[in-house]
Context: one part of a larger RNA
Molecule: large-subunit ribosomal RNA, domain II
Organism: Bdellovibrionota bacterium
């Protein structure tokens, strides 16, 4: 892990309530006992007692009306609705109350054969070092002292097995072992190490102390009982079909992962009829968007005027005057505001009218929810960060299956009763994986851009169009030839300035087809190339600035990629025409079920039948009792394993085969009544 077995909402009460069913009913009902009989049991009697049949006050007490109060006022709580008993059902309360499960507390006991520590009593420690006080002779002193040699044999003293421990490493780690092996390592005459006896007990021991250890258990030891402690917590809850079908919101909690009313479900009664709801139209209230703001409030830009101030000048002061300085108010013109507003929408809210639609309301049973989540709107908070957080309005996941987005809870498209090898369409697609255009028009793109999503300021003779301007057969625009000159080396400057260092200016005049007192390069300064300009020479277009298109650089992430094959007259982008595909939508045809209306009824018509929590209906099967079928069985019972036939389904029949002795159908009743999971329990593989 499989398989077989067992495995969780039950029982019980003079309890409560709601509901059904039946009695009798202003009543109902017996409890205990007693008689009477029986196979089991019934049935008589038996009124004590309970509930109702009057309630209000604290109570006296009054009484369909009572308390309050001064009160024939007002409330307040009756009155005007019928209840008991009995059985079934739902759900609550009291008990283990649906199983399983704590860590823990208490309460009496057992453990110091392990282990700590202590008592008593024995028992061990090869071998070797080192060489302390003492002692001796001998030196030595006045006597000591002291020195030397030998003697001794002292030490939590060395090295070092045994013994005791355990520092480092591999190795074992379903192991040789629930702590070991191997090889290095410490103590090894000591606060040593060990036998034997024996003592100290659980909030207690014992501890050279680590919460260590106290029988493989220890921040509180095992065992039995209290006891099925509690467990707002987790995990399990065991057949089928039908019907409807939630919530993750509010208020309040020692309360936030629980509750309690409320709101949303579902089932039942109940009256009422258009009270919900949808749209239309009228009638309202408001201060959102928005827009203004010489309409307020507060912010603001620039301009004019300019009170006040500051600087400076008036010899000091003061008068006065200045002034690219700040600058109140005012005037023009900009323009800003959740906590501005002279305005002022659409929505949405009230209400009234009308049309359409069976929705809505209140009571009663029984609930579950009270961790939600993500798109899209307008918005707060954050960083106009967040798959980020918090309140509204939608919508979908939650509880939604199906088709598209390659692949995806939420995105588009669509809400799945069943069957079919009909058709039509949504999104979305039509070259091939892959169902349908290699469809039709007109174009653009050269980047494989692009065909998923994602970017920008800037850049740039990419290309395409489009509208505008300018020059052009009296020759443009580029190119080629040729000219590009004179007064003059303008004047000033300056060692020097001749077209090119500044500066200065009627930057002038001539010649002249043109040719600046010079566009660049260049020189020390001149020279020298060259431009502007002008002729020829070619022969037709050529220049500017602007908009739109599709590209291009900007362009950067972590193995290889948003399928592969492929696309240049796309299968890429734009226009855009028809055509097809494409889904559990629709539709067609056949069946099943609900609920409503019509009907005795059979049935016909309309609308339905997606589903977690969760409420409701109806059934299936097992097990046992009663009765009946005076039922089936060795001519083969149950059970096992094929086949088959039937029911929407749990299931049920028939019949091979095996087995070899019980066992079934109806219609009632009772339940130890249905397993895939609870790291479920047992057993076998």
């Nucleotide at each position: 892990g499989c398989c077989u077995a067992c495995g969780a909402g039950u029982u019980a009460c003079u309890c409560a309530u709601c509901u059904c069913u039946g009695g009798c009913a202003a009543g109902g009902u017996u409890a205990a006992g007693u008689g009477a009989u029986u196979a089991a049991g019934u049935u008589a009697c038996g009124a004590a007692g309970c509930c109702g049949a009057a309630g209000c006050g604290a109570a006296a007490g009054c009484g369909a009306g009572u308390c309050u109060g001064a009160a024939a006022a007002g409330g307040g709580c009756g009155u005007a609705a019928a209840g008991u008993c009995a059985g079934g059902g739902g759900u609550g309360g009291u008990a283990g109350a649906c199983g399983c499960g704590a860590a823990a507390c208490c309460u009496a006991g057992u453990g110091a054969u392990c282990u700590a520590c202590c008592c008593a009593u024995g028992a061990c420690c090869a071998g070797g070092u080192u060489g302390a006080a003492g002692g001796u002779g001998c030196u030595g002193u006045a006597a000591c002292a002291a020195g030397u040699a030998c003697u001794g044999g002292a030490g939590g003293a060395c090295c070092g097995a045994a013994c005791c421990g355990a520092u480092a490493a591999a190795c074992g780690u379903u192991g040789a072992a629930a702590a070991g092996u191997u090889u290095c390592c410490g103590g090894a005459u000591g606060a040593g190490u060990u036998g034997u006896g024996g003592g100290u007990a659980g909030g207690g021991g014992u501890g050279a102390a680590a919460g260590g250890c106290u029988a493989a258990u220890c921040a509180a030891a095992c065992u039995g009982g209290g006891a099925a402690a509690u467990a707002g917590c987790u995990c399990g809850u065991a057949c089928u079909c039908c019907c409807c079908g939630a919530a993750a919101u509010g208020u309040u909690u020692u309360u936030a992962g629980g509750a309690a009313c409320a709101g949303c479900g579902u089932c039942g009664u109940u009256a009422u009829a258009g009270a919900g709801u949808u749209u239309a139209a009228u009638a309202g209230a408001g201060g959102u968007a928005g827009a203004g703001c010489u309409a307020c409030u507060g912010a603001u830009u620039g301009g004019g005027u300019g009170c006040g101030g500051g600087g400076g000048a008036g010899u000091c002061a003061a008068a006065u005057c200045c002034u690219a300085c700040c600058a109140a108010a005012u005037c023009c013109a900009g323009a800003c505001a959740a906590a501005c507003u002279c305005c002022g929408a659409a929505u949405g809210c009230u209400a009234u009218u009308a049309a359409a639609u069976a929705u809505g309301a209140a009571c009663g049973g029984c609930a579950g929810u009270g961790a939600g989540g993500c798109c899209c709107g307008g918005g707060g908070u954050g960083c106009u960060a967040a798959g980020g957080u918090c309140a509204c309005g939608g919508g979908c996941c939650g509880a939604g299956a199906g088709g598209g987005a390659a692949a995806g809870a939420a995105c588009c498209c669509a809400g799945a009763c069943c069957a079919u090898c009909a058709g039509c369409u949504a999104a979305g697609g039509u070259c091939c994986c892959a169902a349908a255009a290699u469809u039709a028009c007109c174009g653009c793109u050269a980047a494989g851009u692009u065909g998923a999503a994602c970017u920008a300021a800037c850049g740039a003779g990419g290309u395409u169009c489009g509208a505008u301007u300018g020059c052009c057969u009296a020759g443009a625009c580029a190119g080629c030839u040729a000219g590009g000159a004179u007064g003059u080396u303008g004047g000033c400057u300056u060692g020097g300035a001749a077209g090119c260092a500044g500066c200065c200016a009627u930057u002038c005049a001539u010649u002249u087809a043109a040719a600046g007192a010079g566009u660049g390069c260049g020189u020390a300064a001149c020279a020298g190339c060259u431009c502007a300009c002008u002729a020829g020479u070619c022969g037709a277009g050529c220049g500017g600035a602007c908009g739109a298109g599709c590209a291009u650089g900007g362009a950067u992430a972590a193995u290889a990629a948003u399928c592969g094959g492929g696309c240049a007259u796309a299968a890429g982008c734009a226009u855009a025409c028809u055509a097809c595909c494409g889904a559990a939508g629709c539709u067609a045809u056949g069946g099943a079920u609900u609920u409503g209306u019509a009907g005795u009824a059979a049935u016909a018509c309309a609308a339905g039948u997606g589903g977690u929590a969760g409420g409701g209906g109806a059934g299936c099967a097992u097990u046992c009792u009663a009765a009946a079928c005076u039922g089936g069985g060795u001519u083969g019972a149950a059970g096992g394993u094929g086949a088959u036939c039937u029911g929407u389904g749990a299931g049920g029949g028939u019949u091979g085969c095996u087995g070899g002795a019980c066992u079934g159908u109806u219609u009632a009743g009772a339940a130890a009544a249905g397993c895939a999971a609870a790291u479920g329990u047992a057993g076998g593989c």